[in-house]
Context: one part of a larger RNA
RNA sequence: CUCCGUUUAGGAACUAGGCAACUCAACGACCGUAACUUCGGGAUAAGGUCUGUUCUGUUGGUGCCAUUUCAUUAGAAAUGGUAGUUCCAGAACCGCAGCGAAAGACAUUUAGCGACUGUUUAACAAAAACACAGGUCCCUGCUAAAGCGCAAGCUGAUGUAUAGGGGCUGAUGCCUGGCCAGUGUCAGAACGUUAAGAGGAGAGGUCAUGUCCGACGCAAGUCGGACGGCAGCUUUGAAUCCAAGCGCUGAUGAACGCCGGCGAUAACUAUAAUCGUCCUAAGGUAGCGAAAUCCCUUGUCGGGUAAGUUCCGACCCGCACGAAUGGCAUAACGACUAAAUGACUGUCUCAACGAGGAACUCG
Numbered sequence: 001c002u003c004c005g006u007u008u009a010g011g012a013a014c015u016a017g018g019c020a021a022c023u024c025a026a027c028g029a030c031c032g033u034a035a036c037u038u039c040g041g042g043a044u045a046a047g048g049u050c051u052g053u054u055c056u057g058u059u060g061g062u063g064c065c066a067u068u069u070c071a072u073u074a075g076a077a078a079u080g081g082u083a084g085u086u087c088c089a090g091a092a093c094c095g096c097a098g099c100g101a102a103a104g105a106c107a108u109u110u111a112g113c114g115a116c117u118g119u120u121u122a123a124c125a126a127a128a129a130c131a132c133a134g135g136u137c138c139c140u141g142c143u144a145a146a147g148c149g150c151a152a153g154c155u156g157a158u159g160u161a162u163a164g165g166g167g168c169u170g171a172u173g174c175c176u177g178g179c180c181a182g183u184g185u186c187a188g189a190a191c192g193u194u195a196a197g198a199g200g201a202g203a204g205g206u207c208a209u210g211u212c213c214g215a216c217g218c219a220a221g222u223c224g225g226a227c228g229g230c231a232g233c234u235u236u237g238a239a240u241c242c243a244a245g246c247g248c249u250g251a252u253g254a255a256c257g258c259c260g261g262c263g264a265u266a267a268c269u270a271u272a273a274u275c276g277u278c279c280u281a282a283g284g285u286a287g288c289g290a291a292a293u294c295c296c297u298u299g300u301c302g303g304g305u306a307a308g309u310u311c312c313g314a315c316c317c318g319c320a321c322g323a324a325u326g327g328c329a330u331a332a333c334g335a336c337u338a339a340a341u342g343a344c345u346g347u348c349u350c351a352a353c354g355a356g357g358a359a360c361u362c363g
Stems, first nucleotide, its partner, number of pairs: 001357002004354004009349002013347001018344001026051001028050004036041001038171001052093006062083009094098001099104001106342007113334002118130002134169007146155003172329004177259003182256002184252005191247003197241002202236005210227007260278005287321001288318001299315005
C1' cells in the first nucleotide's frame, strides 16, 4: 500500500454531497396504520406485541367409520366412536439471549423534473434525454399517398379513410388568449411580366449580268480599278403567338413565427383605476413567477438552525416565464435532483491495535 476486523468519549463536527461504511433485517403470527388520492392505491405505511422445550386439557376445527333425518342425484344436518395433527388455554423447565446459526427492507417529511413499465451514449454520461398510451394538424379514393430501384419490379398491403404515411405535443384534470404585416402552405384566375419554340418585317456579307474610268493597242481586244447588284449560300433579326412561375386576390397559427414606447394625473406622501401622444400586423390574456428561467442578488419578508449563498412559504421591480416550440396543477412511480428529521456509525475530532496478501530488508 491492499483487502478485512475491533475500538473509550462524542455522533456528520467529515464532505460539493452521509461518498463509503454502519444501523435496520422472518412480505412469519396478531394488533395497528396518517396526509393525500385518478378510490385502484398510499401500505409490509408508520408503530407495537409474540415466538424455545416438556406436560396436561372435558372442549373447538379437520380426516375416517357407524347410525338417524332430509333429498331425484350431487349432497346437507345431527348424534356417537376413533386417529394423528393444528390452534387455543394452563402448568413446568433451561439460558445473557428461543425467527438462539446462515440468509433475508433503514425509516420518515418537503420540493423540482418526468405521468407510469420501458429505451439509451458496447468500453468515462441511465438522466430531467428517447419512447410511450392519449391529443392535434397535414397528405392519401387505390395503379392511393409515401419509400427503395437506372429499370423491370417491390414495400405500403393480399390493407382501403375506425386504413396507410408524415409533422408537432406527450397519462390524467382545468385550459390552450391576440396578431395573416413578413415567411411558408392552400385556393383563384381577369390583368401585367415571362423561356425554349414558332414567326419572319427588315439589315448585312459574298456574287452573275450590267455601268463608268484608267493604261496599252491602228483596231479587235488585253490588263487594272470603281459603282451598282439578281438568284443561291450565309450572318443577323422586329412585330406577333406561347406554359408554369412571379407579381396580383383571398384563406390559413396544435403552420415558421411575433405579442411596444414616452409623458401627465386622486385633498399628506406614495401609487396610478384614468388621460394624452407616437408607433405597430397585433401589443403577452388565463395561469405561474428571484423559477432547471432573476444580471443586479446571499433581492425583501416569514419558517426551519445557536449560526442557513442551499431549502420551504410568500411578495412581483419577469435583465430575459407564458399557453401542444404547450401553460398550470397532479395520486402513483423513479439506481433522477435539492432540502430536512430520526436511528446509526472510524466520514470526522484523532487516531490506535490486530489478521491475510503485496512491497521492503535479510537469507

About this RNA:
Large-subunit ribosomal RNA, domain IV from Parcubacteria group bacterium Greene0416_36, 363 nucleotides, folded computationally. It matches the Rfam family "Bacterial large subunit ribosomal RNA". It was read from a public genome assembly. The organism belongs to Bacteria candidate phyla, within Bacteria. Its mean pLDDT, the model's own confidence on a scale to 100, is 84.